Source information:
A computed fold for an 87-nucleotide RNA from Peptococcaceae bacterium UBA5757, annotated as c-di-GMP-I riboswitch aptamer. Model confidence (mean pLDDT): 88 of 100. Lineage of the source: Bacteria > Bacillati > Clostridia > Eubacteriales > Peptococcaceae. The sequence was found by an Rfam model in a public genome assembly. Of the family's consensus pairs, 95% are formed in the model.
C1' cells in the first nucleotide's frame, strides 16, 4: 500500500418507541432513548425501496381507481473518502 477485522485502545452513531415541530405523504429536524453499526461519514448522477400534493388517463360529471418523481430514503446493493492495529 493493498486486504482483514480483536472481548485492544481512543473516541463515534443510534433503531423501534415517546414528545416538540415541518410536510399532501414518503419523509426530514430538535430533545429524550438504544435496537444494532469498523464507515450506521459523505454521495439520491447508477440499481432498488417508499411516497403521489400537483399532474395524465377511465367517468357527461362526481365518487372512485390507474400511471407518473420534480419528493424522499445512505441503518438495501453501489460507488467514494477515513481512524485504529491484535491475529
Nucleotide at each position: 500500500a493493498a486486504a482483514c477485522g480483536a472481548u485492544a485502545a481512543a473516541g463515534g452513531c443510534a433503531a423501534a418507541c415517546c414528545u416538540g415541530c415541518c410536510g399532501a405523504a414518503a419523509g426530514a429536524c430538535a430533545g429524550g432513548g438504544a435496537c444494532g453499526c469498523a464507515a450506521a461519514g459523505c454521495c439520491a448522477a447508477g440499481g432498488g425501496u417508499c411516497u403521489a400534493c400537483g399532474g395524465u388517463c377511465u367517468u357527461a360529471a362526481a365518487a372512485a381507481g390507474a400511471c407518473u418523481a420534480u419528493g424522499a430514503c445512505a441503518g438495501c446493493c453501489g460507488g467514494u473518502u477515513a481512524c485504529c492495529g491484535a491475529a